[in-house]
Molecule: c-di-GMP-I riboswitch aptamer
Organism: soil metagenome
């Protein structure tokens, strides 16, 4: 980082699974990606099972609101680490 080359990866949908979800995994598919390679170390989002809290005449229970990451996104950025080519 080029109308170069020989190439790589694979978004949504849809299928099948796994998860409580976000979201993963495989497959089919190709939005796009010069790292759309690998890494949560920072920020940022997303989720809320569990767990506090509220709520209903009391009390349970359910349903509903909030709050929370230890879950989650690397194709949100920022950082580390390694990699093909070789024109201006």
């Nucleotide at each position: 980082g080029a109308c170069a080359a020989g190439g790589g990866c694979a978004a949504a949908c849809c299928c099948g699974g796994c998860g409580a979800a976000a979201g993963c995994c495989g497959g089919c598919g190709a939005c796009g990606c010069a790292a759309a390679g690998c890494c949560u170390c920072g920020a940022a989002g997303c989720u809320a099972a569990a767990g506090c809290g509220c709520u209903g005449a009391a009390g349970c229970a359910c349903c509903g609101c909030g709050c929370c990451a230890u879950g989650c996104u690397g194709g949100u950025c920022g950082g580390g680490c390694c990699g093909c080519c070789g024109a201006a």